This is a predicted structure of a 94-nucleotide RNA (Glycine riboswitch aptamer) from a bacterium. Model confidence (mean pLDDT): 79 of 100.
């Protein structure tokens, strides 16, 4: 000082699965909303766990978009793994 990677922030794009029933309380322009509690039916791309291809510095570790659904979610909002771009920075590294 230049680029690449990571992580932190912005923006954009972003699947899947019942606006389920059932009680209960507030509210209301009576059309609905919100909020609790239960009951079965899904989904998986937030975490979190599980088994392993694979890889490593091979004692032991790292590990998935697979699986599990504890959590989360099932109109819309919000959230989203993961991709793009962008930056004042921090970390590493050529």
């Nucleotide at each position: 000082c230049c680029g690449a990677c990571u992580c932190u922030c912005g923006c954009g794009g972003g699947a899947g699965a019942g606006a389920u029933c059932g009680g209960g309380u507030c509210u209301u322009u009576c059309g609905g909303g919100a909020c609790c509690c239960g009951g079965a039916g899904c989904c998986g791309a937030a975490g979190g766990c599980g088994c392993a291809a694979c890889c490593g510095c091979c004692c032991c570790g790292g590990a998935a978009a697979c699986g599990c659904u504890c959590a989360g979610g099932c109109a819309a909002a919000a959230g989203g793994a993961c991709c793009g771009c962008g930056a004042c920075g921090a970390g590493c590294u050529g």